[in-house]
C1' cells in the first nucleotide's frame, strides 16, 4: 500500500417508539432507547426512494380540493468519491 472480516483491543455510532423542537411536508435536531451497524464516519456526484410548500394546470364564484413539478429530503437503499480503527494474509 492492496485484499480480507475468521481472530484480539480499544472505542464509536444508534433503527423503531415516546418526549420536545424546527419544518407546508418528507425529514432533520436534542433526550430517553438498542434494531442493528467494521465505515451506520464525511460528501446528494451518478441511479433510486419519500414529499410537494413555491410554481404551473384542472375544478369553484371563492376557498377546498386533484393532478404535475425539486430548488427540499433520504448517505442506516444502492454505486461513486474523499477520510479512518484494529487485526489476519
Nucleotide at each position: 500500500c492492496g485484499c480480507u472480516g475468521c481472530u484480539c483491543a480499544g472505542a464509536g455510532c444508534a433503527a423503531a417508539a415516546c418526549c420536545g423542537u424546527c419544518g407546508a411536508a418528507a425529514g432533520g435536531c436534542g433526550g430517553u432507547g438498542a434494531c442493528g451497524c467494521a465505515g451506520a464516519g464525511c460528501c446528494a456526484c451518478g441511479g433510486g426512494g419519500c414529499u410537494a410548500a413555491c410554481g404551473c394546470g384542472g375544478u369553484u364564484c371563492g376557498a377546498u380540493c386533484c393532478g404535475c413539478u425539486a430548488u427540499g429530503c433520504u448517505c442506516g437503499c444502492c454505486g461513486g468519491g474523499c477520510c479512518g480503527c484494529c487485526a489476519g494474509c